A computed fold for a 74-nucleotide RNA from a Candidatus Aenigmatarchaeota archaeon, annotated as transfer RNA.
The prediction has a mean pLDDT of 85.
It matches the Rfam family "tRNA". Rfam classes the family as a transfer RNA.

RNA sequence: GGGCUGGUAGGUCAGCCUGGUAGACCGCGAGCUUUGCAAGCUUGAAGCCGUGGGUUCAAAUCCCACCCAGUCCA
Numbered sequence: 001g002g003g004c005u006g007g008u009a010g011g012u013c014a015g016c017c018u019g020g021u022a023g024a025c026c027g028c029g030a031g032c033u034u035u036g037c038a039a040g041c042u043u044g045a046a047g048c049c050g051u052g053g054g055u056u057c058a059a060a061u062c063c064c065a066c067c068c069a070g071u072c073c074a
Stems, first nucleotide, its partner, number of pairs: 001073007010026004020057001028044005050066005
C1' cells in the first nucleotide's frame, strides 16, 4: 500500500442482506418477599447506532470518503 471482518446502552451482542418504534442478556436504581443476606418476582433508568457527507418523505440499515481495532496478502 491492497483485500476482508468488525465499531449499536456501563459490559457481551442482535437488528443491516429486504429503509418505516432501537432490542436481548448481564450489570445498575426502585419495589415485593426475608429477622437479615442471597436467590426469585415486578418495574425503571441508561444509546446524537465510530466521524463527515450523499440519496430518500424517511437511514443503525443504501452509496462515498475518512478514523479506530482485528486478520490476510504484498